[in-house]
RNA sequence: CCUAUAGCUCAGCAGGAUAGAGCACAAGUUUCCUAAACCUGGGGUCGAAGGUUCGAAUCCUUCUAGGUG
Numbered sequence: 001c002c003u004a005u006a007g008c009u010c011a012g013c014a015g016g017a018u019a020g021a022g023c024a025c026a027a028g029u030u031u032c033c034u035a036a037a038c039c040u041g042g043g044g045u046c047g048a049a050g051g052u053u054c055g056a057a058u059c060c061u062u063c064u065a066g067g068u069g
Stems, first nucleotide, its partner, number of pairs: 001067004007023004016054001025041002028038002047063005
């Protein structure tokens, strides 16, 4: 200096309206069974603690973990 958001890979960040995508997982349709395809669903208080604000994943401070010089 960079990164930390779902089980995994990531998007979203000059603050705003129910936090998303793909893969994975579960159920259903289809099939003799599986796979594939289609459809539906579960799963996250956004690394932790404070601060600012009407409002923070997003801004500020400290800390933790990983990476780089």
Predicted 3D model of a 69-nucleotide RNA (transfer RNA) from a mouse gut metagenome. Model confidence (mean pLDDT): 82 of 100. It matches the Rfam family "tRNA". Rfam classes the family as a transfer RNA.